[in-house]
Molecule: SAM-I/IV (S-adenosyl methionine) riboswitch aptamer
Organism: Acidimicrobiales bacterium
RNA sequence: AAAGAACAUUAAGAGCGGUUCACCAACGUGAGCCCAGCAACCUAGGACGGACACCCAAGGUGCUUCCCGGUAAGACGGGGAUGUGGUGCUAAAGCGCAAGUAAUUGUCCCAGA
Numbered sequence: 001a002a003a004g005a006a007c008a009u010u011a012a013g014a015g016c017g018g019u020u021c022a023c024c025a026a027c028g029u030g031a032g033c034c035c036a037g038c039a040a041c042c043u044a045g046g047a048c049g050g051a052c053a054c055c056c057a058a059g060g061u062g063c064u065u066c067c068c069g070g071u072a073a074g075a076c077g078g079g080g081a082u083g084u085g086g087u088g089c090u091a092a093a094g095c096g097c098a099a100g101u102a103a104u105u106g107u108c109c110c111a112g113a
Stems, first nucleotide, its partner, number of pairs: 006084005015035001017034007036064003041060003045055002049109005066079004086097004
């Protein structure tokens, strides 16, 4: 660089909230909006360069009852789900824009400023 998708998580956590709509014979199911909350996956921040860890709900997602198999219970397997920033202009290359006094740390590498 090309092709392919690949990798991570699904442990814990937080509403059987309000409202509108659609589907259903019914039980119920799904979606939108509002309010409340949870959570470090991405971006930004935590003194300059790099790595890892940790902190931080500001920006972007997401979530607030996962399902089936399996087991004494687990482990585990499969499926499904979520993430791998957002946004404006552009055919593309590319050029821009917004992001909180919330946290304001640790170890290592480099040895430039």